[in-house]
RNA sequence: AACGCAGGGAGAACAGUCGCGCUUUACAUUAAACCGUGAAGUGAGGAAAGUCCGAGCUCCACAGAAUCAGGGCGCCUGAUAACGUCAGGGUGGCGCAAGCCAACGGAAAGUGCCGCAGAAACGAUACCGCCCGCCGCAAGGCGAGUAAGGGUGAAAACGUGGUGUAAGAGACCACGCGUCGCGCUGGUAACAGCGCGGUGGGGUAAACCCCGCUCGGAGCAAGGCCAAAUAAGGGAACAGGAGUUGAUUCGCUCCGUUAUGAUUCCCGGGUAGGCCGCAUGAGCUGUCAGGCAACUGGUAGCCAAGACAAAUGACUGUAGUCCGCCUCGGCGGAUAACAGAACUCGGCUUAUUUCCCUGCGUUCGGU
RNA sequence: UCCUCGGUAACUCAAUGGUAGAGUGAGCGGCUGUUAACCGCUAAGUUGCAGGUUCGAGCCCUGCCCGAGGAGCCA
Numbered sequence: 001a002a003c004g005c006a007g008g009g010a011g012a013a014c015a016g017u018c019g020c021g022c023u024u025u026a027c028a029u030u031a032a033a034c035c036g037u038g039a040a041g042u043g044a045g046g047a048a049a050g051u052c053c054g055a056g057c058u059c060c061a062c063a064g065a066a067u068c069a070g071g072g073c074g075c076c077u078g079a080u081a082a083c084g085u086c087a088g089g090g091u092g093g094c095g096c097a098a099g100c101c102a103a104c105g106g107a108a109a110g111u112g113c114c115g116c117a118g119a120a121a122c123g124a125u126a127c128c129g130c131c132c133g134c135c136g137c138a139a140g141g142c143g144a145g146u147a148a149g150g151g152u153g154a155a156a157a158c159g160u161g162g163u164g165u166a167a168g169a170g171a172c173c174a175c176g177c178g179u180c181g182c183g184c185u186g187g188u189a190a191c192a193g194c195g196c197g198g199u200g201g202g203g204u205a206a207a208c209c210c211c212g213c214u215c216g217g218a219g220c221a222a223g224g225c226c227a228a229a230u231a232a233g234g235g236a237a238c239a240g241g242a243g244u245u246g247a248u249u250c251g252c253u254c255c256g257u258u259a260u261g262a263u264u265c266c267c268g269g270g271u272a273g274g275c276c277g278c279a280u281g282a283g284c285u286g287u288c289a290g291g292c293a294a295c296u297g298g299u300a301g302c303c304a305a306g307a308c309a310a311a312u313g314a315c316u317g318u319a320g321u322c323c324g325c326c327u328c329g330g331c332g333g334a335u336a337a338c339a340g341a342a343c344u345c346g347g348c349u350u351a352u353u354u355c356c357c358u359g360c361g362u363u364c365g366g367u
Numbered sequence: 368u369c370c371u372c373g374g375u376a377a378c379u380c381a382a383u384g385g386u387a388g389a390g391u392g393a394g395c396g397g398c399u400g401u402u403a404a405c406c407g408c409u410a411a412g413u414u415g416c417a418g419g420u421u422c423g424a425g426c427c428c429u430g431c432c433c434g435a436g437g438a439g440c441c442a
Stems, first nucleotide, its partner, number of pairs: 001363010013318006020043008045338001049349002052347005057219004070215005075089005090104001091102004105210002110208002112204003127150002129146002132143004158176006177200010223276004233267005245259004269441002283302008320335007368438007377391004385422001393409005415431005
């Protein structure tokens, strides 16, 4: 220098004027407020988004835990309030490398599926071939053996060499590869290495399933308080017992029994006002310490939107950046993208213009 | 806020994981003096998008993008 890899940050500066939401305060008004006027303070994000996970909080159920059904997760260790997230590591795959990717338990519990092609798609089989016997002048036919070679396919009972045989075959042997068990060594572990022995099995579990772990349900329109409204009417169940509550098998659910004893459900209809929840929190910033890291702890400082059809905007000037022009330091223009809080946090995923910074790899050149 | 369903030819819909089809419409030809009807032929598909599992994906899984529908408060 070229081509790459990984990670982080900013996300628009300052001043003035006008406008809008909220809070505090003063004045005015009022029975008291709301409203109004003035002043001060404050006012979107890195994703506020998708609503995909995990929690807080609230109500319902509930002593607590376990089972069935259903859902989720799935190498190991750690982090965390928790997680399907994050960090570090293992194994496998890709890349020359820096690095990247992985739903990564079980196919020897059982069941299903594997189109076409092919002899045969799982304990199945022989199309061409090889070998032996018989028949035949020959071409070839029949019977028996075989699965090395050919052929089909994504996939065909381990690979190479040898022994063996009529021809052959893990049938047997050596080496190798895979896998299972045991032992030793290293490691917290996943796992790796070595040794001994057995074994040679198709794939698919993002097919059913099995194993292990885990999950009660609903959501701020939760929920609480106040106010307003709740008209006319229709249908269903029910004194042969509805509904509610209690007892009965630990409990829930369901069924039954028993006590209690008159309403319950659906449609239609009504209201769409106010206050709280609602801003001090697993909080933010700096610094120190521990840890490879995720993260944790100490300490100092800070308080930082709270709307309800829903505010957060516009203009001017200066500076910066970018683009264009040329008499090289002036002029002119642009200043954005994705997007916008709605109970609150921790993550994930997706969108995103213009830049800035850091570390690393390969190749080439120079010293 | 929560829940459910859908996206396949121009339109309406099919399709056990195994060559994406049907009807209508379009184009061409035939029949007819002409048109319609009828008969024959033809074209038209990123199966919403991007990944993954699998030998193989419209179908299974994950993440996005659109569209449709439903529920809640009072009594």